Predicted 3D model of a 73-nucleotide RNA (transfer RNA) from a Thermoplasmata archaeon. The coordinates come from a structure-prediction model, not an experiment, and the mean pLDDT is 83. It was read from a public genome assembly. Taxonomically the source falls in Thermoplasmata (Archaea, Methanobacteriati, Thermoplasmatota).
[in-house]
RNA sequence: GGGCUCGUGGUCUAGGGGUUAUGACGUUGCCCUUACGAGGCAAAGGUCGGGAGUUCGAAUCUCCCCGAGCCCA
Numbered sequence: 001g002g003g004c005u006c007g008u009g010g011u012c013u014a015g016g017g018g019u020u021a022u023g024a025c026g027u028u029g030c031c032c033u034u035a036c037g038a039g040g041c042a043a044a045g046g047u048c049g050g051g052a053g054u055u056c057g058a059a060u061c062u063c064c065c066c067g068a069g070c071c072c073a
Stems, first nucleotide, its partner, number of pairs: 001072007010025003018056001027043005049065005
């Protein structure tokens, strides 16, 4: 330098055009407990890597850029 795959709450992850973006762990509050842990209920937490384009509508499709990984030279 070229090709391919990937980038989504703090972490991991589902979703590949259409309702308010899914779940787990973690965090916070309450319940429970003598207390802690476990458990139950609830809540907060997302520029969907950045920009542009296509479309009535983009996390999803296209292009460019950034970053990570694998392969080739």